The RNA shown here (transfer RNA) has 72 nucleotides and comes from an archaeon.
RNA sequence: GGGCCGGUAGAUCAGCGGUAGAUCGCUCGGUUGGCAAUCGGGAGGCCUCGGGUUCAAAUCCCGACCGGUCCA
Numbered sequence: 001g002g003g004c005c006g007g008u009a010g011a012u013c014a015g016c017g018g019u020a021g022a023u024c025g026c027u028c029g030g031u032u033g034g035c036a037a038u039c040g041g042g043a044g045g046c047c048u049c050g051g052g053u054u055c056a057a058a059u060c061c062c063g064a065c066c067g068g069u070c071c072a
C1' cells in the first nucleotide's frame, strides 16, 4: 500500500429500511437471622464520525477514523 470482516447499553452480542432488544452486570423491593440462590420492578445506548439516497437509515451508497485478519 491492497483485499475481506467488524465498530449498537458497563461487558458479550442480536437487530440488515418503519423513531433499538437479549444475556450478564448495576440498582430498588420481596424472600433469609445474614449472605448466596431465586422472584418482581427500574435505570442505562439518538447505533464510531461526515456526507448522499429515501416520506423514513443502526440498516443502502461514498469518504474518513479505529480494531481484527490475509496478501505484498
Stems, first nucleotide, its partner, number of pairs: 001071007010024004018055001026042005048064005
The sequence was found in a public genome assembly. The coordinates come from a structure-prediction model, not an experiment, and the mean pLDDT is 84. It matches the Rfam family "tRNA". By type it is a transfer RNA. Rfam describes the family as follows. Transfer RNA (tRNA) molecules are approximately 80 nucleotides in length.